[in-house]
RNA sequence: CGAUCAUCCAGAGCGGCUGAGGGACGGGCCCUGUGACGCCGCGGCAACCAGUGAUACCCGACACAUCGUCGGGACGCCAGGUGCCAAUGCCCGAGCGAUGAGGG
Repeated sequence: CGAUCAUCCAGAGCGGCUGAGGGACGGGCCCUGUGACGCCGCGGCAACCAGUGAUACCCGACACAUCGUCGGGACGCCAGGUGCCAAUGCCCGAGCGAUGAGGG
């Protein structure tokens, strides 16, 4: 960078610096000198991935007279890698966007 899959009506803010824009894009509607956006510090939310537990439940493989073993799912815990902390992705639109995961 482009493709694939999943998610996007839940949740979570203070301080410092700076100083005029911001909410991706078009239209709307909002936020903003009672300080936006951004950066930094601390705090928090959530649980995609990682880790981990138990194994009653579901699926599959193997084995079997029976008992079972292994893998995956679902579930719980955790918070290491990301992400996020105005408004449903703010609303509508668009073969749009964002984030995560594995892969090219």
The prediction has a mean pLDDT of 84.
Predicted 3D model of a 104-nucleotide RNA (SAM riboswitch aptamer (S box leader)) from an Actinomycetes bacterium.
The organism belongs to Actinomycetes, within Bacteria.
It was read from a public genome assembly, where an Rfam model found it.